[in-house]
Bacterial RNase P class A from a Deltaproteobacteria bacterium, 380 nucleotides, folded computationally.
The gene name in the source record is rnpB.
The organism belongs to Myxococcia, within Bacteria.
It matches the Rfam family "Bacterial RNase P class A". Rfam links the family to the GO terms tRNA processing, dimeric ribonuclease P complex and ribonuclease P activity. It is annotated as a ribozyme.
RNA sequence: GAAGGAGUACAGGUGGUCGCUGAUGCAGGCUUGAGGCCUGCGUUGGAGGAAAGUCCGGGCUCCGCAGGGCAAGGGUGGUCGCUAACGACGACCGGGGGUGACCCCAGGGAAAGUGCCACAGAAAACAAACCGCUUCCCGCUUGCGGGGAGUAAGGGUGAAACGGCGAGGUAAGAGCUCACCAGUUCCCCGGGUGACCGGGGAAGCUUGGUAAACCCCACCCGGAGCAAGACCAAAAGAGGGGCCAACUGGGAUUGCCCGUCCCGCCCCUGGGUAGGUCGCUUGAGGCGGCAGGCAACUGCCGACCCAGAUGAAUGAUCACCGCCCGGUCCGGGGCAACCCGGGCAGGGAGACAGAACCCGGCUUACGGACUGCUUCACAC
Numbered sequence: 001g002a003a004g005g006a007g008u009a010c011a012g013g014u015g016g017u018c019g020c021u022g023a024u025g026c027a028g029g030c031u032u033g034a035g036g037c038c039u040g041c042g043u044u045g046g047a048g049g050a051a052a053g054u055c056c057g058g059g060c061u062c063c064g065c066a067g068g069g070c071a072a073g074g075g076u077g078g079u080c081g082c083u084a085a086c087g088a089c090g091a092c093c094g095g096g097g098g099u100g101a102c103c104c105c106a107g108g109g110a111a112a113g114u115g116c117c118a119c120a121g122a123a124a125a126c127a128a129a130c131c132g133c134u135u136c137c138c139g140c141u142u143g144c145g146g147g148g149a150g151u152a153a154g155g156g157u158g159a160a161a162c163g164g165c166g167a168g169g170u171a172a173g174a175g176c177u178c179a180c181c182a183g184u185u186c187c188c189c190g191g192g193u194g195a196c197c198g199g200g201g202a203a204g205c206u207u208g209g210u211a212a213a214c215c216c217c218a219c220c221c222g223g224a225g226c227a228a229g230a231c232c233a234a235a236a237g238a239g240g241g242g243c244c245a246a247c248u249g250g251g252a253u254u255g256c257c258c259g260u261c262c263c264g265c266c267c268c269u270g271g272g273u274a275g276g277u278c279g280c281u282u283g284a285g286g287c288g289g290c291a292g293g294c295a296a297c298u299g300c301c302g303a304c305c306c307a308g309a310u311g312a313a314u315g316a317u318c319a320c321c322g323c324c325c326g327g328u329c330c331g332g333g334g335c336a337a338c339c340c341g342g343g344c345a346g347g348g349a350g351a352c353a354g355a356a357c358c359c360g361g362c363u364u365a366c367g368g369a370c371u372g373c374u375u376c377a378c379a380c
Stems, first nucleotide, its partner, number of pairs: 001376004006371003010367001012321007020046011048352001052363002055361005060225004073221005078092004093107001094105004108216002113214002115210003130155002132151009163181002166178003182206002184203008229278004238269006249263005285304001287302006323348003327344007
């Protein structure tokens, strides 16, 4: 220098002006059905690393449920940890990929049973005979044709063909037998909490793949969600009482009287629509320090309070600083190209994206910066 691979922090800063929104103090005014609202002067808070997707896990709320078990349905699947919990996370084990840093794995069981394995191929699984090889029978043109039996060593097909290789053996062959190698199962010894690792021995045991196919095994799981749910409460509909009787309860007819017309009206209980309030943000909270642990994480101490809207606020603008770009000038280094530092004026950029009950993860989107590491090339 090129290519690659891990991780970390950040998401421009400060101030002024004008706005939006929450809280709060003082003063003044208005007011409901409940609540509150308005004005002025102060103080103060106001998006994210993903607020996103809503994919897992929990808190909280209501419904269901005595407790336990079984079945159904769903989920998880190496081990040990961590945690409120998890399918997350950490460390390790095993397998796979990469020269490497490092990355990936639904990573229990295919020797309980069932199913499936395209095309090609004779055959895709208690095996199988297309070519070939061996042998027997028949026929004759005497080295060929037909048929039977044996054979999985060779050829051919395929992603995959029932261990590899050598020797013996045989008509030809074959774990048929034997040595070695590989694997499987079982036993023993040693190490590890464990997954598992290392060593030794026995058995010809050689058994295809597929379980995000059915299935088997082990473990886990009630349902719905803040539009949960609770309170207040105009209205509608409901119940009770009153007006209720000679001269009459309410409304309309411009204010009053008469007249005319219409109709129930008022109170209480209860109800729960519109609306309002709560839930609502102090929490498995972030920050700093110390301690334990390889780590995930945990404990103790200290100081802190950091959005809470609901047609839904969190913005705009100016100045200075910071960042990037080329220009120009000065100083230093160098033969030079050029490099380093500083000044001046100018130009430019800022991604993905917007809380809606809260929290732990995962996934996806996205900007540049920085710090280790790996491989290769070059120079000294």